[in-house]
Context: one part of a larger RNA
RNA sequence: CUGGGCGUAAAGCGCGCGCAGGCGGCACUUCAAGUAAGGUGUGAAAUCUCCCUGCUCAACGGGGAGGGUGCACUUUAGACUGAGGAGCUAGAGGACGGUAGAGGGGGGUGGAAUUGCUGGUGUAGCGGUGAAAUGCGUAGAGAUCAGCAGGAACACCCGUGGCGAAGGCGGCCCCCUGGGCCGUACCUGACGCUGAGGCGCGAAGGCUAGGGGAGCGAACGGGAUUAGAUACCCCGGUAGUCCUAGCAGUAAACGAUGGCCACUAGGUGUGGGGGGUGUUGACCCCUUCCGUGCCGAAGCUAACGCAUUAAGUGGCCCGCCUGGGGAGUACGGUCGCAAGACUAAAACUC
Numbered sequence: 001c002u003g004g005g006c007g008u009a010a011a012g013c014g015c016g017c018g019c020a021g022g023c024g025g026c027a028c029u030u031c032a033a034g035u036a037a038g039g040u041g042u043g044a045a046a047u048c049u050c051c052c053u054g055c056u057c058a059a060c061g062g063g064g065a066g067g068g069u070g071c072a073c074u075u076u077a078g079a080c081u082g083a084g085g086a087g088c089u090a091g092a093g094g095a096c097g098g099u100a101g102a103g104g105g106g107g108g109u110g111g112a113a114u115u116g117c118u119g120g121u122g123u124a125g126c127g128g129u130g131a132a133a134u135g136c137g138u139a140g141a142g143a144u145c146a147g148c149a150g151g152a153a154c155a156c157c158c159g160u161g162g163c164g165a166a167g168g169c170g171g172c173c174c175c176c177u178g179g180g181c182c183g184u185a186c187c188u189g190a191c192g193c194u195g196a197g198g199c200g201c202g203a204a205g206g207c208u209a210g211g212g213g214a215g216c217g218a219a220c221g222g223g224a225u226u227a228g229a230u231a232c233c234c235c236g237g238u239a240g241u242c243c244u245a246g247c248a249g250u251a252a253a254c255g256a257u258g259g260c261c262a263c264u265a266g267g268u269g270u271g272g273g274g275g276g277u278g279u280u281g282a283c284c285c286c287u288u289c290c291g292u293g294c295c296g297a298a299g300c301u302a303a304c305g306c307a308u309u310a311a312g313u314g315g316c317c318c319g320c321c322u323g324g325g326g327a328g329u330a331c332g333g334u335c336g337c338a339a340g341a342c343u344a345a346a347a348c349u350c
Base pairs, nucleotide, nucleotide: 003322004321005320006319007304008303012318014201015200016199017198021194022193023192025088026087028085029084030083031082033081034080035077036076037075038074039073040072041071042070048066049065050064051063052062053061054060091191092188093187094186095184096183097182098181099180103177104176105175106174107173108172109171110154115149116148117147118146119145120144121143125136126135162169163168206247207246208245209244210243211242215241216240220236221235222234223233258317259316260315261314262313263312266295267294268293269292270291271290272289273288274287275286276285299306300305323350324349325348332343333342334341335340
């Protein structure tokens, strides 16, 4: 090395693009590298197996025979893999016609609400809690009406609805832009799948510079509670939350389930498209493709459960696991402004 595994026991990289590599549809033909068969040579001795034999036996030793993964050359076979040639259209891509959508980026714009400011009315409280107090208020608060300012988020619609590779995406309008699905079967003709490294994207929080700052709110101050209360509750409140440019690169980044392909009962909802019977017809019914839920057959599973969106049955490729703690730590290295991230042990111990 050969093993067994990875939803919850240890184990699927957060997600994508993709070089190398691995793997690869149908049919014809050539070659003969792999492969298979035959032959020749080699495969030292010792060792191994068998027979005979020497030490009283055996171990050990001597003689003979056999065997020997493999390697080289050679002859042949041509199914499979491979290589060359010439084809095909079922995979893949394109074209054309439709179509749904919070997919992404930029610009503009709307109303409700909170807060603040100005003015009017008006007077003694308001606020907050389990109860209070801190706090705000006769320098006129709270309430109420009008106006103005500013920031952030978009109620209802909203849905086991939709879109996106993931993170994620929700007022309305415009501009730029990615992907999907359905139909036709017109074109290309295997152009495919996966993907070590690599590159890119990547919530929240954090960092740098500049802006912005309504509400909320780590830290912090105060009031309570309590034995204490560095908390839970209350009054305040700075970073931050928002924007622009850059960095960071993590997560219960979860379906705790890698990607792609094929196959294997059904039932029922829902989103998008196509076809059809009846029909005036939105509708209803039948059917088909794609998505998204629930329930369930066989099968699988330690059980829970999964079950055409598989955790079933198979194939290809990648990643990962190998008792608990020490430890996702130390050291080293790479990256980072830092915080830290990635890679990743051992002693010791149970």
Molecule: small-subunit ribosomal RNA, central domain
Organism: uncultured bacterium